[in-house]
RNA sequence: UAGUUAUCAAGAAAGGCGGAGGGACUAGACCCAAUGAAACCUUGGCAACCCUUUCCCUACUGUAUAACGGGGUAAGAAGGUGCUACAUUCUAUCACAGCUAAGGCGUGAAAGAUAACCC
Numbered sequence: 001u002a003g004u005u006a007u008c009a010a011g012a013a014a015g016g017c018g019g020a021g022g023g024a025c026u027a028g029a030c031c032c033a034a035u036g037a038a039a040c041c042u043u044g045g046c047a048a049c050c051c052u053u054u055c056c057c058u059a060c061u062g063u064a065u066a067a068c069g070g071g072g073u074a075a076g077a078a079g080g081u082g083c084u085a086c087a088u089u090c091u092a093u094c095a096c097a098g099c100u101a102a103g104g105c106g107u108g109a110a111a112g113a114u115a116a117c118c119c
Base pairs, nucleotide, nucleotide: 003117004116005115006114007113008112013043014042015041016040021032022031023030026092027091028090029089044084045083046082049080050079051076052075053074055072056071057070058069088111093109094108095107096106098105099104
C1' cells in the first nucleotide's frame, strides 16, 4: 500500500509550545477559531477492537478428565492500538421508495475513519 470482516450509538480535557487556520480530500453551505486554529509535547480521561479472568455450551482426539480450537455470559483495564468541540454536518456520486405545487425530506451503496486478520 492492497484485501477481508466488524463498528461508526454513547463517552471522555487541562497545561505547555505555536501563531492562522480547522471540521479527511476539491468547491460551496454551515460551524469552530486572536477570549488563540492546526501541528507537536506532558499529564489526565473515555471506550472496550485486540486483551485478562470466571462460568457455561461445543467440534476433533480420547477409556475418561484436563489442555488446545470454536461460541456465549459476566466482570476487569495491566498491556497493544484508537479516541478525547458539535456531527461519518449537508450538497456537489449512484440505486431504491414514498410524500410535496415547488424548495425539500428517507434508506442503502460508494467514499472515509478505527480495530483485528492477511499479502
Predicted 3D model of a 119-nucleotide RNA (SAM riboswitch aptamer (S box leader)) from Maribacter aquimaris. Of the family's consensus pairs, 90% are formed in the model. NCBI's taxonomy places the organism under Bacteria, Pseudomonadati, Flavobacteriia, Flavobacteriales, Maribacter. Its mean pLDDT, the model's own confidence on a scale to 100, is 77.